The RNA shown here (transfer RNA) has 71 nucleotides and comes from Xylona heveae TC161. RNAcentral holds the sequence, with entries from ENA and Rfam. It matches the Rfam family "tRNA". It is annotated as a transfer RNA. Model confidence (mean pLDDT): 81 of 100.
[in-house]
């Protein structure tokens, strides 16, 4: 330098154009003499910019970051 893949709560991971889910974590509550376990609830996310569309996590373009391969 070229090709290609990935980017979603604090962490991991789903979601192929129509309300962004799950698990762990955190916080609060219930249970308990205390603690652990268990149960209930709450908080918290689409890498950035533009385009297409009635509507974009999803499609297109550019960029940023990371990975793989070739040179």
């Nucleotide at each position: 330098g070229g090709u290609u893949c990935u980017a979603u709560g604090g962490u991991g991971u789903a979601g192929u154009g129509g309300u962004a889910g799950c698990a762990c974590u955190u916080u609060g509550g219930a249970u308990u003499c205390u603690g652990a376990u268990u149960c209930c609830a709450a908080c918290a996310a689409c890498c950035u910019g533009g385009g297409u569309u009635c509507g974009a996590u999803c499609c297109c373009c550019a960029g940023u970051a990371g990975g793989a391969c070739c040179u």